RNA sequence: CGAUGCAAAGGCCAACCCUGUCGUGAGGCAGGCACGGAAAGCACAGGGUCUCAAAGUGAGACAGCCAUGCUACCAUC
Numbered sequence: 001c002g003a004u005g006c007a008a009a010g011g012c013c014a015a016c017c018c019u020g021u022c023g024u025g026a027g028g029c030a031g032g033c034a035c036g037g038a039a040a041g042c043a044c045a046g047g048g049u050c051u052c053a054a055a056g057u058g059a060g061a062c063a064g065c066c067a068u069g070c071u072a073c074c075a076u077c
């Protein structure tokens, strides 16, 4: 430097559900919990899914569905 993630170490994140709060809603944020995750780190709405709707080449949501770009810990080769 590249590939891989069977096992391990130290750590990291936190689905569902509950509570509070914001939103018409999908959902967002905060706290608790712990299903999972080797990029579940960051960016991005291309594909996909979802919501509202006065039905439009409308307005929105999801990055823990897939793809893409950048960066990174440990171990092995």
Base pairs, nucleotide, nucleotide: 002077003076004075005074012037013036017032018031019030020029021028022027035064041070042069043068046066047065048062049061050060051059052058